This is a predicted structure of a 74-nucleotide RNA (transfer RNA) from a Candidatus Hodarchaeales archaeon.
[in-house]
């Protein structure tokens, strides 16, 4: 220097190919159930979907770009 995969709640994941308000787990917080607790069980918070761009009426998904991780050629 060329090629490919990765980046999403504190952590771990699903969705991207075929655009439409973000899944599920685990934490946290709080009920309920217990004498307490743990367990189950309900209901709740908790995300600029790596960064900027563009395209659309609308981008976690298309499209150009730059970061950082890994793997292969050279």
């Nucleotide at each position: 220097g060329g090629g490919c995969g990765g980046a999403u709640a504190g952590u771990c994941u699903a969705g991207c190919c075929u655009g439409g308000u973000a899944u599920g787990a685990u934490u946290c917080u709080g009920g309920u159930u217990u004498c307490g607790g743990g367990a189950a069980u309900c209901a709740g918070a908790g995300g600029u979907c790596g960064g900027g761009a563009g395209u659309u009426c609308a981008a976690a998904u298309c499209u150009c770009u730059c970061u950082c991780c890994g793997c292969c050629c050279a």

The RNAcentral record of the sequence draws on ENA.